[in-house]
Molecule: transfer RNA
Organism: Chitinophagales bacterium
Order: sequence, then structure tokens, then C1' cells
RNA sequence: GGCUCCGUAGUUCAACGGAUAGAAUGAAGGUUUCCGGUACCUUAGAUGGGGGUUCGAUUCCCUCCGGAGCUA
Repeated sequence: GGCUCCGUAGUUCAACGGAUAGAAUGAAGGUUUCCGGUACCUUAGAUGGGGGUUCGAUUCCCUCCGGAGCUA
């Protein structure tokens, strides 16, 4: 250089083109406890950037950025 794949909460993962983008864990607060832990309740938190297609894009197309693999 060429080809393929990946990029979504702090972390690990979901989401036939149509939901308020969901869960686990973690974080914060509360109840419980003498304290801590456990348990329960509540809250906040994410689609890598930019274009395009579409009534509608996390999803499809192009490009850039980052990562992984194969190949010379």
C1' cells in the first nucleotide's frame, strides 16, 4: 500500500430501517445496620467526526479518525 472486521453509558454487551437507545456491573443518594457488607428503592450517565439515501438511520452508502487481523 491492498483487503476484511470493529467503534453504543466508567466497564462488558443488546437493539427486523420506526420504543423515551435497553440490560448487567460500576457511580451518587436513600431505607436497613452500632459501623461496614448484603438486600431493596431512586437518580445520573452513551450511538467516534462529517456528508448522503430515506417520511424516518445505532442500523444502509461515501469519506475521515481510531483499533484489530490477513496479505505483499